[in-house]
Molecule: c-di-AMP riboswitch aptamer (ydaO/yuaA leader)
Organism: soil metagenome
RNA sequence: GGCCGAAUCUCGCGUCGAGCGAGAGCGGGGGACCCGAUCGGUCGGGGCGAAUCGCCGCAAGGCGCAGGGCAACCUCUUCGGCCCGAGCCCGUCAGCUAACCCCGCAGGCGUCGAAGAGGGG
Numbered sequence: 001g002g003c004c005g006a007a008u009c010u011c012g013c014g015u016c017g018a019g020c021g022a023g024a025g026c027g028g029g030g031g032a033c034c035c036g037a038u039c040g041g042u043c044g045g046g047g048c049g050a051a052u053c054g055c056c057g058c059a060a061g062g063c064g065c066a067g068g069g070c071a072a073c074c075u076c077u078u079c080g081g082c083c084c085g086a087g088c089c090c091g092u093c094a095g096c097u098a099a100c101c102c103c104g105c106a107g108g109c110g111u112c113g114a115a116g117a118g119g120g121g
Base pairs, nucleotide, nucleotide: 002109003108004107008024009023010022011021012020013019025105026104027103028102029101030100035095044093045090046089047088048087053064054063055062056061067084068083069082070081073119074118075117076116077115078114079113
């Protein structure tokens, strides 16, 4: 001085410190009418996230796809190149959903190709 991500800022209390609380901001969940759904069998079902799906393989894994990311003031678009395409949670329960209610503000990294438009300075 930056990147992924909602995960930042401020104030008060405590104070060796650890920590506790509040507000703003950002993010997520629950929750009416209406609408949707409404039967049978099997499989329970659902949420955060870009991270879903297909094929091959005994497996490990591999090849692709949806989708996502990549400073030089910011945003958008295009071309090129390089990457990700995980994991976790709820616990038989949740469609949408105004009022209303609840929750989070972590963690992990090391970037610097080009053009156009708009904005800002």